Model confidence (mean pLDDT): 82 of 100. The RNA shown here (transfer RNA) has 72 nucleotides and comes from Candidatus Blackburnbacteria bacterium RIFCSPHIGHO2_02_FULL_39_13. It matches the Rfam family "tRNA". Gene Ontology term of the family: triplet codon-amino acid adaptor activity. By type it is a transfer RNA. Taxonomically the source falls in Candidatus Blackburniibacteriota (Bacteria, Bacteria candidate phyla).
RNA sequence: GCGGGCGUAGCUCACCGGUAGAGCGUCUCGUUGCCAACGAGAAGGCAGUGGGUUCGAUCCCCAUCGCCCGCU
Repeated sequence: GCGGGCGUAGCUCACCGGUAGAGCGUCUCGUUGCCAACGAGAAGGCAGUGGGUUCGAUCCCCAUCGCCCGCU
């Protein structure tokens, strides 16, 4: 320098055009003498960044940043 993959809640990952979900974690309540475990509930992300297409985009296109892999 060239090509490819990934970048979504604190963490690990879904969704892959129609108002963003799960597991774990966190908080509250219940049960318990306390902890743990278990049960119930809640908070938390507008989807790396910018632009475009579309009635509508996390999801398509372009550029760009970061990480990883391969090639030269």